[in-house]
RNA sequence: GGAGAGGUGGCAGAGUGGUCGAACGCGCUACCUUGGAAAGGUAGUGUGUCAGCAAUGGCACCGCGGGUUCGAAUCCCGCCCUCUCCG
Numbered sequence: 001g002g003a004g005a006g007g008u009g010g011c012a013g014a015g016u017g018g019u020c021g022a023a024c025g026c027g028c029u030a031c032c033u034u035g036g037a038a039a040g041g042u043a044g045u046g047u048g049u050c051a052g053c054a055a056u057g058g059c060a061c062c063g064c065g066g067g068u069u070c071g072a073a074u075c076c077c078g079c080c081c082u083c084u085c086c087g
Base pairs, nucleotide, nucleotide: 001086002085003084004083005082006081007080010026011025018070027045028044029043030042031041032040046061047060048059049058050057051056063079064078065077066076067075
């Protein structure tokens, strides 16, 4: 230099145009249980920003930036990074 595969929440990982900020697992938090733990059970749990006293609600975010579309994590273009192969 060329070709292929991949990049999704704290971690792993599915999803390939619509009810998806997103299944499932781990982790974490609270509670139950216990003399106390572990194990188990129940509920909750991404980040940023805006509004609100709060509860809560709106918007944005799937490596980064553009484009297509009524609608994009998903399709197209460019770039960055990782892995494999070829030279």
The prediction has a mean pLDDT of 81. Predicted 3D model of an 87-nucleotide RNA (transfer RNA) from a Patescibacteria group bacterium. Rfam family: tRNA.